Transfer RNA from a Pirellulaceae bacterium, 84 nucleotides, folded computationally. Rfam family: tRNA. It is annotated as a transfer RNA. About the family: Transfer RNA (tRNA) molecules are approximately 80 nucleotides in length. The coordinates come from a structure-prediction model, not an experiment, and the mean pLDDT is 80.
RNA sequence: GGCGGUGUGGCGGAAUUGGCAGACGCGCUUGAUUCAAAAUCAAGUGGGAGUAUUCCCGUGGAGGUUCGAGUCCUCUCACCGCUA
Numbered sequence: 001g002g003c004g005g006u007g008u009g010g011c012g013g014a015a016u017u018g019g020c021a022g023a024c025g026c027g028c029u030u031g032a033u034u035c036a037a038a039a040u041c042a043a044g045u046g047g048g049a050g051u052a053u054u055c056c057c058g059u060g061g062a063g064g065u066u067c068g069a070g071u072c073c074u075c076u077c078a079c080c081g082c083u084a
Base pairs, nucleotide, nucleotide: 001083002082003081004080005079006078007077010026011025012024019067027045028044029043030042031041032040046057047056048055049054060076061075062074063073064072
């Protein structure tokens, strides 16, 4: 250089027929329990704004197709593998 694969909350990892993004687990927060803690149980947990049951943004980055994109197309970045 060529070819292929991967990239999603703090972490692992789902969503593959293009149709509610983040299921589930870990972690974290609050509460219960305890003398206190651990363990266990309950609730919550992407980011921002707001008095608000509301709004905006968010799948490595930039474009495109589409009513609609994590998913399809183009370019690009990082990492991994194969090959010369």